[in-house]
Context: one part of a larger RNA
RNA sequence: GGACGAACGCUGGCGGCGUGCCUAACACAUGCAAGUCGAACGAAGCAUAGCAAUAUGCUUAGUGGCGGACGGGUGAGUAACGCGUGAACAAUCUGCCCUGUACAAAGGAAUAGCCUCGGGAAACCGGGAUUAAAACCGUAUGACACUUUAGUAUCGCAUGAUAAGAAAGUCAAAUCGAUUAGAGGUAUGGGAUGAGUUCGCGUCUGAUUAGCUGGUUGGCGGGGUAACGGCCCACCAAGGCGAUGAUGGGUAGCCGGCCUGAGAGGGUGUACGGCCACACUGGGACUGAGAUACGGCCCAGACUCCUACGGGAGGCAGCAGCUAAGAAUAUUCCGCAAUGGACGGAAGUCUGACGGAGCGACGCCGCGUGGAUGAAGAAGGCCGAAAGGUUGUAAAGUUCUUUUGCUAGGGGAGAAUAAGUGUGGGAGGGAAUGCCUGCACGAUGACAGGGACUAGCGAAUAAGUCCCGGCCAACUACGUGCCAGUAGCCGCGGUAACACGUAGGGGGCGAGCGUUGUUC
Numbered sequence: 001g002g003a004c005g006a007a008c009g010c011u012g013g014c015g016g017c018g019u020g021c022c023u024a025a026c027a028c029a030u031g032c033a034a035g036u037c038g039a040a041c042g043a044a045g046c047a048u049a050g051c052a053a054u055a056u057g058c059u060u061a062g063u064g065g066c067g068g069a070c071g072g073g074u075g076a077g078u079a080a081c082g083c084g085u086g087a088a089c090a091a092u093c094u095g096c097c098c099u100g101u102a103c104a105a106a107g108g109a110a111u112a113g114c115c116u117c118g119g120g121a122a123a124c125c126g127g128g129a130u131u132a133a134a135a136c137c138g139u140a141u142g143a144c145a146c147u148u149u150a151g152u153a154u155c156g157c158a159u160g161a162u163a164a165g166a167a168a169g170u171c172a173a174a175u176c177g178a179u180u181a182g183a184g185g186u187a188u189g190g191g192a193u194g195a196g197u198u199c200g201c202g203u204c205u206g207a208u209u210a211g212c213u214g215g216u217u218g219g220c221g222g223g224g225u226a227a228c229g230g231c232c233c234a235c236c237a238a239g240g241c242g243a244u245g246a247u248g249g250g251u252a253g254c255c256g257g258c259c260u261g262a263g264a265g266g267g268u269g270u271a272c273g274g275c276c277a278c279a280c281u282g283g284g285a286c287u288g289a290g291a292u293a294c295g296g297c298c299c300a301g302a303c304u305c306c307u308a309c310g311g312g313a314g315g316c317a318g319c320a321g322c323u324a325a326g327a328a329u330a331u332u333c334c335g336c337a338a339u340g341g342a343c344g345g346a347a348g349u350c351u352g353a354c355g356g357a358g359c360g361a362c363g364c365c366g367c368g369u370g371g372a373u374g375a376a377g378a379a380g381g382c383c384g385a386a387a388g389g390u391u392g393u394a395a396a397g398u399u400c401u402u403u404u405g406c407u408a409g410g411g412g413a414g415a416a417u418a419a420g421u422g423u424g425g426g427a428g429g430g431a432a433u434g435c436c437u438g439c440a441c442g443a444u445g446a447c448a449g450g451g452a453c454u455a456g457c458g459a460a461u462a463a464g465u466c467c468c469g470g471c472c473a474a475c476u477a478c479g480u481g482c483c484a485g486u487a488g489c490c491g492c493g494g495u496a497a498c499a500c501g502u503a504g505g506g507g508g509c510g511a512g513c514g515u516u517g518u519u520c
Stems, first nucleotide, its partner, number of pairs: 001520004006516005013367006019360002028321001030320003035066003040063002043060007073278003082203008092195002097191007105139001107137002115128005145170005152163004175183002204250002211241003216238004221233003253275004257268004280301005303314004331357001333356003339353001340351004370400004380391004405457005414447001420441007464509005469490003475504005485492002
């Protein structure tokens, strides 16, 4: 000199863009943060129409499907194939999506809900009766899928891979619907995306840590997994790692980046993006394409709450907010209008993701606090013995402007299109109110009492802070008298202090200035 997620002191006009619990991964009141589908299913209630059967619409919980594995948070743990980078899988899986091929025959038995009986303070639970499905279960069909058997051809990188055969065996489905539309279902091939696993190299510190290891190292055989493997097990062998630092200790999420520096390097990992790990603490699996699952389940523990004392409920490291800790870090705000996500054929619903607003000079950038003129160099202050000097064109005065401010007006863009309407074209042997597609019209704005812009008013609403002995830019007077104080270093102060305090003057920066901390 630069930088900062900063803090503190004094001061403080505006706007834009960013950014804001670095400490206690301490404990949390309250609200919200993941639902959706009636074009899978039965029922109850309400409304409308009807004499009624019934039809239509809405709401509710339930069965069922998809989604709750994304998005959002935090950095406790982790020195590790965790991360980075480059490879490998002939050792693997992949819902939704895209693209092929082939199918969907005929049946059955339940169960939640509802009703009823009972238990319980509650959470909730049990018995009976009854009902539906794209829920569940047999049967049929069934291969280029899978398993087994014995071969062929081509190829490779050792296990082998690919292709076409053969024989035997195994496995499937669901319908809904304006019923020729459309939406789905089953099996399988390929793709895309995502994930899993393995390896080379790199990845802090200290030897005042020198030896470590028993599923340990390898083999054979099995089990298990989507998959290789001591991943697990039985048996066998006695190996494996280590001064090129094993083992143990300390510290730490890693990276793209960021800061600094001419660079080499050093420091760092806030925000944004990628990966990993975690979700009160520890353990466990279930479901599922995917989790060993933040707002799912089970067990144990600590803590908090309810209780009729028998028993139950909970998990903000989601968004706000509260307590505590601390030098220190924000609103219990608005909206789904946009972008994106889940579900749905769609309309749409949900979305504290996100878009916005609020608070904080916390940071960066921009603007303003007026411009011109004005010497009797006014008054006052300070200095000086006086003359005078200085503050100083500074002020006043005259004149101009209105950024900003206040008051009104104004109303662009963020909105693309959806449903639908009109119109043109196309596919199919061909018709349609069907399908595909082009064009035009066509609802919707949280922000927002907003922006650009226009008018009126009036210099009006707006300057501080640190320093002045040397380093280092800027000096005098008075007070004090080794006191009070100062100080980054050297040092100042004991009666003329340019170094303390005050005043005048001056220097620096400026809505900031200075101090402290950290880092180069």
Molecule: small-subunit ribosomal RNA, 5' domain
Organism: uncultured bacterium